[in-house]
RNA sequence: GGCGUGGUGGCCAAGUGGUAAGGCGUCUCUCUCGUAAACUGAAGAUCGUGGGUUCAAUCCCCACCCGUGUCU
Repeated sequence: GGCGUGGUGGCCAAGUGGUAAGGCGUCUCUCUCGUAAACUGAAGAUCGUGGGUUCAAUCCCCACCCGUGUCU
């Protein structure tokens, strides 16, 4: 340098055109001698960056950045 693959809350991870599921963690309620376990509820992601297409983009297209695999 070419090609492939991935980037989504603090972490992991689903979603492949109609505004993002779940788990862990965090906070909270109940219980408790108790800040653990169990249980209740809640907050938290403009989806790597910038453009384009579309009525509408995490999703399709282009460029770039980062990680990773492979080829020369």
Predicted 3D model of a 72-nucleotide RNA (transfer RNA) from Atractosteus spatula.
The sequence is in RNAcentral, with records from Rfam.
It matches the Rfam family "tRNA". Its family is annotated with triplet codon-amino acid adaptor activity in the Gene Ontology.
Its mean pLDDT, the model's own confidence on a scale to 100, is 83.